[in-house]
RNA sequence: CAAGGCAGCCGGGCGACCGCCGUUUCGCCUCGAUACGUCGAGGCGAGAGGGAGGAAAGUCCGAGCUUCACCGCGCAGGAUGCCCGCUAACGGCGGGGCGGGGUAACUCGACGGAAAGUGCCACAGAAAACAUACCGUCCGCCUCUGGCGUGAUAAGGGUGAAAAGGCGAGGUAAGAGCUUCACCGGUUCGAUGGCAACAUCGAGCGUCAUGGUAAACCCCAUCCGAAGCAAGGUCUAAUAGGGGGAUGCACAGGGAGCGCGGCCCUUUCCCCGGGUUGACCGCUUGACCCCGAUGGCAACAUCGGGGCUAGAUAGAUGGUCGCCAUCCCGACUCGUCGGGAUACAGAACUCGGCUUACAGGCUGCCUUGGAAC
RNA sequence: GGUCCCGUAGAGGAGUCAGGAGUCCUCACUGGCCUGUCACGUCAGAGAUCGUCGGUUCAAAUCCGAUCGGGAUCG
Numbered sequence: 001c002a003a004g005g006c007a008g009c010c011g012g013g014c015g016a017c018c019g020c021c022g023u024u025u026c027g028c029c030u031c032g033a034u035a036c037g038u039c040g041a042g043g044c045g046a047g048a049g050g051g052a053g054g055a056a057a058g059u060c061c062g063a064g065c066u067u068c069a070c071c072g073c074g075c076a077g078g079a080u081g082c083c084c085g086c087u088a089a090c091g092g093c094g095g096g097g098c099g100g101g102g103u104a105a106c107u108c109g110a111c112g113g114a115a116a117g118u119g120c121c122a123c124a125g126a127a128a129a130c131a132u133a134c135c136g137u138c139c140g141c142c143u144c145u146g147g148c149g150u151g152a153u154a155a156g157g158g159u160g161a162a163a164a165g166g167c168g169a170g171g172u173a174a175g176a177g178c179u180u181c182a183c184c185g186g187u188u189c190g191a192u193g194g195c196a197a198c199a200u201c202g203a204g205c206g207u208c209a210u211g212g213u214a215a216a217c218c219c220c221a222u223c224c225g226a227a228g229c230a231a232g233g234u235c236u237a238a239u240a241g242g243g244g245g246a247u248g249c250a251c252a253g254g255g256a257g258c259g260c261g262g263c264c265c266u267u268u269c270c271c272c273g274g275g276u277u278g279a280c281c282g283c284u285u286g287a288c289c290c291c292g293a294u295g296g297c298a299a300c301a302u303c304g305g306g307g308c309u310a311g312a313u314a315g316a317u318g319g320u321c322g323c324c325a326u327c328c329c330g331a332c333u334c335g336u337c338g339g340g341a342u343a344c345a346g347a348a349c350u351c352g353g354c355u356u357a358c359a360g361g362c363u364g365c366c367u368u369g370g371a372a373c
Numbered sequence: 374g375g376u377c378c379c380g381u382a383g384a385g386g387a388g389u390c391a392g393g394a395g396u397c398c399u400c401a402c403u404g405g406c407c408u409g410u411c412a413c414g415u416c417a418g419a420g421a422u423c424g425u426c427g428g429u430u431c432a433a434a435u436c437c438g439a440u441c442g443g444g445a446u447c448g
Base pairs, nucleotide, nucleotide: 001369002368003367004366005365006364007363008362009361010360012324013323014322015321016320017319018318020051021050023048024047025046026045027044028043029042030041031040032039033038053344057355058354060353061352062351063350064349065228066227067226068225070262071261072260073259074258075257077224078223079222080221081220082096083095084094085093086092097111098109099108100107101106112219113218117217118216119213120212121211134157135156136153137152138151139149140148141147142146165184166183168181169179170178185208186205187204188203189202190201191200192199193198232281233280234279235278242272243271244270245269246268253265254264255263288307289306290305291304292303293302294301295300325342326341327340328339329338330337331336332335374447375446376445377444378443379442380441383400384399385398386397387396393431402418403417404416405415406414424440425439426438427437428436
């Protein structure tokens, strides 16, 4: 210098004017309460200070919080799936193992079980799973350039996505795991290393009769109660903890998927009426953010110091102008002028993640190749 | 804001649960027959990236994940 890999950050800046939504201070006004000192609520004016994101998104996971009184067991349903750790928790993250890609830095993987059982494997093919024989090879026989056989065989050909371990040697009528024949693969057991996944080594097994599919049913292990801030609660008025009918004193019913048991609840069930606007709480101080130290390979944990950072309710966070920045196009007097563009997107109870979208730019570390010293 | 559902010829639907050649129905379209002509009827035909992308599988409209668009419902 070129080509890459990984991690992190920014994602327009400055000024002027006009607005919008909260907070707070002061002044004035109104209403209410009052122990007459004030206190609370609302409005207006002035001042100060704050006001979208890395994904606020998709709503795909996990939690907090709230309601359904509660607990246990079983069934149903759902999720996850190599090992160890982190965490409030997770399907997330970190490290490791195994397998794939790359020269490498590095990266990707829904990665338990098909030897518990069931199902499926179209077409083609002899045969698609208790194996089987179309061509071929061999043997035997006959009416012998051919044909026949309850014959042998599965090496070769053919079909298919997939054909019952692979290649060679021995062996044989031809052949075949037929063979304590070699090598490779498979499987069982043991030893060693490792917390483990697993790795290495050794020994046995040719009944190695065990093809694929579990993002088919299923089995095994672990985990999960349901609904969601439009959850839920408070306040105000209207005859208002209302009215009518049936049933009843220990039964019946209910207890938010179903069943059983404990336990609890209230008389229980049905019908009618009222209520659904609005205001307030929930609501933003939280598993929060920044810096440093210590422990750990890391995720992360502990300790110390500092900070306060939107709370709208039909939904505020904006608009105009000027200068600058980056990119594109055009013109010419060649470094100026003119025009255009500047992404994805936008809080709605709050966090931890994942995934997806994104113009342009910056920084650090590492790998490979080339050149120079 | 929360929750749930749908996407297949030009239009509407079945097929998706339980994978096997894009298979079928109604209307529309094209051509022939019928008729003096049109319609009706009748015979034949054409028309599909199953919203898009990726994965599992020998094989995907169907199973799984992501994404785009549309709809319903909750005070």
Two RNAs folded together computationally: RNase P RNA and transfer RNA, 448 nucleotides in total. Its mean pLDDT, the model's own confidence on a scale to 100, is 78.